[in-house]
RNA sequence: GCCCCGUUAGCUCAGUUGGUAGAGCACCUGCCUUUUAAGCAGAUGGUCGUAGGUUCGAAUCCUACACGGGGUA
Repeated sequence: GCCCCGUUAGCUCAGUUGGUAGAGCACCUGCCUUUUAAGCAGAUGGUCGUAGGUUCGAAUCCUACACGGGGUA
């Protein structure tokens, strides 16, 4: 240099026939308990790496770039 994979919530990850984004854990509140832990219920939290393009509509399709990982001479 070229090729491939990845980038989504604080963390680990789902979400590919394009249709206003989810789970678990963590954190917060409440219940329970003499108290803590455990358990149960609920709430909060995301410009979906960045910038463009296509489309009525993009996390999802296309292009470039950035970062991480792997391959190749």
Predicted 3D model of a 73-nucleotide RNA (transfer RNA) from a Candidatus Portnoyibacteriota bacterium.
It matches the Rfam family "tRNA". The family's RNA type in Rfam is transfer RNA.
The coordinates come from a structure-prediction model, not an experiment, and the mean pLDDT is 81.